[in-house]
Formats: sequence, structure tokens, C1' cells
RNA sequence: GGGCCUGUGGCGCAGCUGGUUAGCGUGUCUGUAUGGCAUACAGAAGGUCAGGGGUUCGAAUCCCCUCAGGUCCA
Repeated sequence: GGGCCUGUGGCGCAGCUGGUUAGCGUGUCUGUAUGGCAUACAGAAGGUCAGGGGUUCGAAUCCCCUCAGGUCCA
């Protein structure tokens, strides 16, 4: 330098085919149960989907560029 893959709450991931509220597990906070801890249950906060632009009535999803990581080739 070139090809391919990945980037989604603090962490690990799903969301493939464009459609109304972006979810799951774990963690954090609050409440209940217990004398307390652990644990269980219930609830809440936390995402502008790596960044920018484009297509579309509508984009995490499609296209282009950039950034970061991984991998292969030279």
C1' cells in the first nucleotide's frame, strides 16, 4: 500500500429482509422480603447505533468518504 471482517448503554451481545416504542444478559441505583449479609422479586436511570455525507416518505440496516481494531497478501 491492497483485500476481507468488526464498531450498538459501564461490559458482553442480538437486531440478517429498511417500517411505528432499539432490545437481551450482566453491572449500577431504588424499593420489598431478612436482625444483617448473601440471595430472590419488582421498578428506575443509562444509547443521539464509531464520525460525516448521500439515497428514501422513512436508515442501526442501503451507498460513499474518514477514524479505530482484527486478519490475510505484498